Context: one part of a larger RNA
RNA sequence: CCAGCGGCUAGACGGUAAGACCCUGUGCACCUUUACUAUAACUUUGCAGUGAUAGCCUUGAUUGAAUGUGUAGGAUAGGUGGGAGACUUUUGUCGUCCUUGAAAUACCACCCUUUCGUCAGAGGAUAUCUAACCGCCUAACCCAGGCGGGACACUGCAUGGCGGGUAGUUUAUCUGGGGCGGAUGCCUCCUAAAGAGUAACGGAGGCGCGCGAAGGUAGGCUCAAGUUGGGUUAAAACCAGCUUUCGAAUGCAAUGGUAUAAGCCUGCCUGACUGUGAGACCCACUAGUCGAACAGAGACGAAAGUCGGCCAUAGUGAUCCGGGAGUCCCGUGCGGAAGGGCUCUCGCUCAACGGAUCAAAGGUACGCCAGGGAUAACAGGCUGAUGACUCCCAAGAGCUCAUAUCGACGGAGUCGUUUGGCACCUCGAUGUCGACUCAUCACAUCCUGGAGCUGAAGAAGGUUCCAAGGGUUCGGUUGUUCGCCGAUGAAAGUGGUACGUGAGUUGGGUUUAGAACGUCGUGAGACAGUUCGGUUCCUAUCUACCGUUGGU
Numbered sequence: 001c002c003a004g005c006g007g008c009u010a011g012a013c014g015g016u017a018a019g020a021c022c023c024u025g026u027g028c029a030c031c032u033u034u035a036c037u038a039u040a041a042c043u044u045u046g047c048a049g050u051g052a053u054a055g056c057c058u059u060g061a062u063u064g065a066a067u068g069u070g071u072a073g074g075a076u077a078g079g080u081g082g083g084a085g086a087c088u089u090u091u092g093u094c095g096u097c098c099u100u101g102a103a104a105u106a107c108c109a110c111c112c113u114u115u116c117g118u119c120a121g122a123g124g125a126u127a128u129c130u131a132a133c134c135g136c137c138u139a140a141c142c143c144a145g146g147c148g149g150g151a152c153a154c155u156g157c158a159u160g161g162c163g164g165g166u167a168g169u170u171u172a173u174c175u176g177g178g179g180c181g182g183a184u185g186c187c188u189c190c191u192a193a194a195g196a197g198u199a200a201c202g203g204a205g206g207c208g209c210g211c212g213a214a215g216g217u218a219g220g221c222u223c224a225a226g227u228u229g230g231g232u233u234a235a236a237a238c239c240a241g242c243u244u245u246c247g248a249a250u251g252c253a254a255u256g257g258u259a260u261a262a263g264c265c266u267g268c269c270u271g272a273c274u275g276u277g278a279g280a281c282c283c284a285c286u287a288g289u290c291g292a293a294c295a296g297a298g299a300c301g302a303a304a305g306u307c308g309g310c311c312a313u314a315g316u317g318a319u320c321c322g323g324g325a326g327u328c329c330c331g332u333g334c335g336g337a338a339g340g341g342c343u344c345u346c347g348c349u350c351a352a353c354g355g356a357u358c359a360a361a362g363g364u365a366c367g368c369c370a371g372g373g374a375u376a377a378c379a380g381g382c383u384g385a386u387g388a389c390u391c392c393c394a395a396g397a398g399c400u401c402a403u404a405u406c407g408a409c410g411g412a413g414u415c416g417u418u419u420g421g422c423a424c425c426u427c428g429a430u431g432u433c434g435a436c437u438c439a440u441c442a443c444a445u446c447c448u449g450g451a452g453c454u455g456a457a458g459a460a461g462g463u464u465c466c467a468a469g470g471g472u473u474c475g476g477u478u479g480u481u482c483g484c485c486g487a488u489g490a491a492a493g494u495g496g497u498a499c500g501u502g503a504g505u506u507g508g509g510u511u512u513a514g515a516a517c518g519u520c521g522u523g524a525g526a527c528a529g530u531u532c533g534g535u536u537c538c539u540a541u542c543u544a545c546c547g548u549u550g551g552u
Base pairs, nucleotide, nucleotide: 001551002550003549004548005547006546007545010543011542012541014538015537022372023371024370025369027368028367029364030363031362032361035169036168037167038166039165042161043160045158046157047156048155049154051129052128053127054126056124057123058122059121063117064116065115066114068112075105078111079110080109081108082107085094086093087092133149134148135147136146137145138144172184173183174182181201185207186206187205188204189203190202208353209251210310211309215269216268217267218266219265220264221263223247225243226242227241228240229239230238249258250257252315254313255312256311273296274295275294276293279290280289281288285354298307299306300305321347322346323345324344325343326342327341329340330339379426380424381422382421383420385419387415388414389413390412391411392410396406397405433508434506435505436504438500439497440496441495442494443493446471447470448469449466450465451464452463453462454461473487474486475485476484477483514532515531516530517529518527519526520525
């Protein structure tokens, strides 16, 4: 070296299970509730099954009877109209008259206010009844009987309330993983690379209106600031002179514009019009923007002309549904009507602003499915801010003296052991902290060895250089790594190896299901808070390694 056998488990991102963590899905299931919408049950009221008799109360009509007092006036004048007579056998009474008063009486007619009674009613609550209806008892070969309740209860239909008891569902997206936070439409600037356009959870700010004048037109005017002077005049009030091209103003953010003014003032007005619109800009679409010109009726101006809101760019919302006004339209055999259409107009923080519905929140560690390394947690990778280490400069400390030693302000690197950033392999699985066992490597060396300098007398040190051969402890507490403490020792090194090592062990911690405390939550439940408990599979095919037998 070859072949076999026996071992060992470091690797074959070994085997097993379409990852249970995480995210995604307009997936699912259970659970919760002051999510939404229904609904069982309970309950309210009305009607029906449902009848009888009383008195009472309320109310209405009819009829009868009564009722009406300010002062003045014979006196208790309800109002209005008619009215000179009315009733009576005679007689007589009342009125007219007179008086008073705002109003005058007898008699007739129609009414008003208030009260009482009656009657055919209506309603209400109450009481009693029995025959519906209900219950109990006895009896049974019954066309049964008794007792108790009783028009209640009960049932049906309609109706309002309550209603996680039950059910169906909803519970957005962006996002340097997700959650928490923030944002979601529109306007201005920068980013934007001198046409337009252009992203980010890039950097700055605004809007969700206002105005009948802050609009139209005609005419006129020039601002801000400074300086000099004036007056009771001061830094600033008003007046005058000079300098001054915009340094002001523009209803409101910014940008662009504007003095021929778009800025400021005055007169007259309503074009902040109706019907249209050649042609363009912008643009996936829907939308959005500009617009000469024509017709009509106007405003201002002497006229030419200008005027279809505002210096421009924000000040906003599709469709459906519904309301208002108008209208040549349609209108179910015809005429109408109902209803609809068309034109104008109103109602959405539909703000998640191209708006899924008129109408919607949460929990899951009891969870499930489809997927994702399109996306997190471990490890690796890239990076190296942070970290560790080295070097440069040398102000200063070191009595004096930068460099024995220490070294500010700064600068240049190395490493890939920290905390991170990124999200590149792996989610059809790369098992996670610590301990045990067994290690192996680096050297930026803890000890032992050899040197230089020293602020090295010696001894003991400090610092630097060379050096990895060997070595580098035992205990207490804690799951701990770490740390603290105790005792030794020459020393009790720093790191890498998937924070070496679970197909080698363990399973104390973390990280399922049970349970409890504190806290949070209405609750289901939750908590890098705590606490007790809690299945660790694999007979080795290949490589590597160890041992052995045989052959050459």
Predicted 3D model of a 552-nucleotide part of an RNA (large-subunit ribosomal RNA, domain V) from Closterium baillyanum. The prediction has a mean pLDDT of 83. The source organism's lineage runs through Eukaryota, Viridiplantae, Streptophytina, Closteriaceae and Closterium. The gene name in the source record is rnl.